[in-house]
Context: one part of a larger RNA
Molecule: small-subunit ribosomal RNA, 3' major domain
Organism: uncultured bacterium
C1' cells in the first nucleotide's frame, strides 16, 4: 500500500419496503443435464450457462455414425516431362448414390511457324484438417458497471517501502462544482458534442391530403440556461417554491462502457505460433443421427373461466417488407386452399380485415356452450423427397388443470399488465428473437433489516 470483517460512520441502485403482475402445481414447447444410443457431432455451464452460438438440423446445412469409393486429392501456387482426335462433351454397362466405364462427336489464344500460352495426364514440393492447446496468442466479447472512479508531471513530507495531490466542510446524477488547504496543475473517465421523440419557425412539395396561412413527408434553423422572481444557503457552489412555457431543472429515450478484475467466453466466425496426422484425424456418396427417454432443472406458450366463452353486427394504428418478389378484383372450396390475372422495381400497387374494443343475443357456476392435451379419420401447401423428421385445415375424440409448498423473478409512467401487428432467418417451418403500434394502472411512509457498489476510519 491493498483486500477482508457476522468493527463503525455517511451515500446510492426496483436492493428491501409499498404495489401490480408472474414463476415454483397441470399440459405443451424450446434448451440443459442425465441415461440410452452405431451416433445422439461440437462449444456454453455460480452471480456472468440452460428460446446460449443455432436470424430457423427432412437431404444439403453437419463438424457424429454405419456402409461404399478417391489419394497431389473437392480447392491453391511452383517446377519438370508428356499430351492433338488434346481440352470439353459425355451414350451403353455396373451402382444406392459417389463413382467406374468408354461409343460417337470435337475445340481456343499468340506466333519471327521452331515453337509458346491456356487445359489435361503423370512426377515433385505440398495441399487439407470444425484435429490438440482459449492455461502459448491476435481480434471481439461478457462481468462488476455508465459504478465514480482511475492515473501522471513538477513540488513537499518520509530512510524507505509510499503519503501528499484525490483527505476536509458543504453540494450533486457524478472526483459535479464551491470553500478551505504543502500543494499547483495535468491526462483517461463524469458531463457537451452525436441520433431519435417532444414545441415552433422557415424551405420544398411528387406518389401524401381536407385543395391551400391546413395535415402529412423530408431538409435546416431556433428552443431550456436555475435564465426571471421569492425563500434559504458561507450571500459560494446549490437547494426549496412560483411566474411564463410544448417542455424544468441531466425534458424523456438511445448510442456511448475509465485504469483494471475474473490465466472469464471463443484456436468451431475469422487470424495465428506449437503439436498431431497424411491410402488418413483429408476428401466425394448414400443412409442414419443431432428429433432417443425410468427422470430432474431453465426459460416459455396455454389454461383452470362470468372483468368470462361463443354467435352475428360496427370501429380505430404503427414499425417493416415486395421482381426467383409481394400478389388486388372475380370464381370454386365449409376451410387449409386453388384458379385468376390487374397492380407494383413501390409515401402511387401489394402484404393490410389489426386485436384487445363497442351494441345486441345465448351460456348461469358445472370439470360446464371452461380448458385444450391426445389419438383416428380425410384432405391442403412448400420440396427431387415429409417413414424416421414439417406447416396448415376440416371432421370426430376431449386428458391434466377449479390458482399452485417452501421459496422465488420483473416492474416507478405512457411504465408494469393485457392486446395484436410486422420484420430477420427462410423453399417451408417460431409459443423464440429483434421492433411496431392499441387499451393503460397500483405504489414508494421509509433506509432498521437482505443483496450488490462508493467513500471515510
Nucleotide at each position: 500500500u491493498g483486500a477482508c470483517g457476522g468493527g463503525u460512520c455517511c451515500c446510492c441502485g426496483c436492493a428491501c419496503a409499498a404495489g401490480c403482475a408472474g414463476c415454483g402445481g397441470a399440459g405443451c414447447g424450446u434448451g440443459u443435464g442425465g441415461u440410452u444410443u452405431a451416433a445422439u457431432u461440437c462449444g456454453a455451464u455460480g452471480c456472468u450457462c440452460c428460446g446460449c452460438g443455432a436470424a430457423g438440423a427432412a437431404c444439403c446445412u453437419u463438424a457424429c455414425c454405419u456402409g461404399g469409393g478417391u489419394u497431389u486429392g473437392a480447392c491453391a501456387u511452383a517446377a519438370c516431362a508428356g499430351u492433338g482426335g488434346u481440352a470439353g462433351a459425355g451414350a451403353a454397362a455396373c451402382g444406392a448414390a459417389a463413382g467406374u466405364g468408354g461409343a460417337c462427336c470435337g475445340a481456343c489464344c499468340c506466333u519471327u511457324c521452331g515453337g509458346g500460352g491456356a487445359g489435361c495426364u503423370g512426377u515433385u514440393a505440398c495441399a487439407g484438417g470444425u484435429g490438440u492447446u482459449g492455461c502459448a496468442u491476435g481480434g471481439c466479447u461478457g462481468u462488476c458497471g455508465u459504478c465514480a472512479g482511475c492515473u501522471c508531471g513538477u513540488g513537499u513530507c518520509g530512510u524507505g517501502a509510499g503519503a501528499u495531490g484525490u483527505u476536509c466542510g458543504g453540494u450533486u446524477a457524478a472526483g459535479u462544482c464551491c470553500g478551505c488547504u504543502a500543494a499547483c496543475g495535468a491526462g483517461c473517465g463524469c458531463a457537451a458534442c452525436c441520433c431519435g421523440c417532444g414545441c415552433u419557425g422557415u424551405g420544398u412539395g411528387u406518389u401524401a391530403c381536407a385543395a391551400g396561412u391546413g395535415u402529412c413527408a423530408c431538409a435546416c434553423a431556433g428552443u431550456a440556461c436555475c435564465g426571471c422572481c421569492g425563500g434559504u444557503a458561507u450571500u459560494a457552489a446549490g437547494u426549496c417554491g412560483g411566474a411564463g412555457g410544448a417542455a424544468g431543472g441531466u425534458g424523456c429515450g438511445g448510442a456511448u462502457g475509465a485504469c483494471g478484475u475474473c490465466a472469464a467466453g471463443u484456436c468451431a466466425g475469422c487470424a495465428u505460433g506449437a503439436c498431431c496426422u497424411u491410402u488418413a484425424u483429408a476428401u466425394c456418396c448414400a443412409g442414419g443421427g443431432c428429433u432417443a427417454c425410468a427422470c430432474a432443472c431453465a426459460c416459455g406458450c396455454u389454461a383452470c373461466a362470468a372483468u368470462g366463452g361463443u354467435c352475428a353486427g360496427c370501429a380505430c394504428a404503427g414499425u417493416a417488407g415486395g421482381u426467383u418478389g409481394c400478389c388486388a378484383a372475380g370464381c370454386c372450396g365449409c376451410a387449409a386452399g386453388g384458379c385468376g390475372g390487374a397492380g407494383c422495381c413501390a409515401a402511387u400497387c401489394c402484404u393490410c380485415c389489426a386485436a384487445a374494443g363497442c351494441u345486441g343475443g345465448c351460456c348461469u357456476c358445472a370439470g360446464u356452450u371452461c380448458a385444450g392435451a391426445u389419438u383416428g379419420c380425410a384432405g391442403g401447401c412448400u420440396g427431387c423427397a415429409a417413414c424416421u423428421c414439417g406447416c396448415c385445415u376440416g371432421c370426430a375424440u376431449g386428458a391434466a388443470g377449479u390458482c399452485g409448498g417452501a421459496g422465488u423473478u420483473g416492474c416507478u409512467a405512457g411504465u408494469a399488465a393485457c392486446c395484436g401487428c410486422a420484420g430477420g432467418u427462410c423453399a417451408g417451418c417460431a409459443u423464440a428473437c429483434u421492433g411496431c403500434g392499441g387499451u393503460g394502472a397500483a405504489u414508494a411512509c421509509g433506509u432498521u433489516c437482505c443483496c450488490g457498489g462508493g467513500g471515510a476510519u